Formats: sequence, C1' cells, structure tokens
RNA sequence: CAGUUAUCAAGAGUGAAUGAGAGAACUGGCUCGAUGACUUCACAGCAACCUGCUCGAACAAGUAAGGUGCUCCACCCAGCAAAGCGAAACUGCUUUGGAUGAUAACAA
Repeated sequence: CAGUUAUCAAGAGUGAAUGAGAGAACUGGCUCGAUGACUUCACAGCAACCUGCUCGAACAAGUAAGGUGCUCCACCCAGCAAAGCGAAACUGCUUUGGAUGAUAACAA
C1' cells in the first nucleotide's frame, strides 16, 4: 500500500502557539474562517472498536477508561442504480442499496 468484518444523523472543550484557507480525491453546490477557521501542544472530556469487570447458555445490556480513536456543521449535500410520489414536459422529492471515504479489530 492492498484485503476481510463491523460501525459512521447520538455523545464530548478550555487554554496556548501559528496565521489563511478549511470541509477525503474529482465535479457541481452549500457552509465555516483575522470576532483567528484548519493544524499542533497541554489538560480535560466522550465512549465507536478492542480490553477488564458485572450479568449471562448465548445474543444483548451495564460499568471502567488500559490500547486506538474522537470532542463545529449528518460521511455538509449530491453525482451510480432501484422503487415510490409528484409533474404537460424539462426537472424535483423521499426511501433503499451500491461506490468512495473515516475509525476499529483481524489477517498478511
């Protein structure tokens, strides 16, 4: 780097540093940002996965916060397909499933 499985509309902020873009890639939109976004550090917090404990046949649930992770906005919305609704038509809306991405565990 690639692979498998699972989850992704809930949850969780302060201070400091830096100084212009940021929201995964591409496209079209739409938001945030010198009232300092993004990123980094410190402390704190949350509890998605692993782990410990409780319960338990098992699934599940609760709890702890050790390992990762996370702590503005739904993976910001859509782009591929199917179904439904509406519509004179172009188009639109909703739901579902894919594709892509992120995180964890496993394996290699």
Molecule: SAM riboswitch aptamer (S box leader)
Organism: Oceanobacillus luteolus